[in-house]
């Protein structure tokens, strides 16, 4: 260099072009308990807040479309495979 795949919370990951983060470790915080584990409940992406909500976020950057994690262009990392 070429060609393929991959990039989302703290971490595994899920989403047919239609509420992004489902479920699940993991942390908070209750409840059980003398304690403690185990379990079982509430909260959990990030800021803000009058606790009603409200802004923002799927690798950057741009199109396309009412509407994009998904599709198209280029990038930027990383892996596999060819040279």
């Nucleotide at each position: 260099g070429g060609g393929c795949g991959a990039g989302u919370g703290g971490c595994g990951g899920a989403a047919c072009g239609g509420c992004a983060g489902a479920c699940g470790c993991g942390a908070g915080g209750g409840a059980c308990u003398u304690a403690a584990a185990a379990u079982c409940c509430c909260u959990u992406g990030u800021c803000c807040u009058u606790c009603g909500g409200g802004a923002u976020a799927u690798g950057c950057g741009g199109g396309u479309u009412c509407g994009a994690u998904u599709c198209c262009c280029g990038c930027c990392u990383c892996g596999c495979c060819c040279a």